[in-house]
RNA sequence: AGAGUUUAAGGGCAAACCUCUCGAAAGGGUGGGACGCAAAGCCACGGGCCUAAGGUGCUGUAGGCACUAUGGCAGCCGGGUUGCCGGU
Numbered sequence: 001a002g003a004g005u006u007u008a009a010g011g012g013c014a015a016a017c018c019u020c021u022c023g024a025a026a027g028g029g030u031g032g033g034a035c036g037c038a039a040a041g042c043c044a045c046g047g048g049c050c051u052a053a054g055g056u057g058c059u060g061u062a063g064g065c066a067c068u069a070u071g072g073c074a075g076c077c078g079g080g081u082u083g084c085c086g087g088u
Stems, first nucleotide, its partner, number of pairs: 012037002017032002020029003035075001041081003045078003048073003054068006
């Protein structure tokens, strides 16, 4: 310097969509199903995004509109933490 071992091994999770279900919604759970993922295991601490029941304001017959998280997203990013295999 080049080549081989090396398209590792054993596996894991499960997007969209559909069934049933909880929820005002976002979204969650359940079973099927695989788009993908070396943490697509867990945590809402920071940023970001989604929803607006309740509350506030406007309109004002009603209806509607705007703002707002105490609700949510970990498969948006960062951070924390735990784990499997191989090499050095």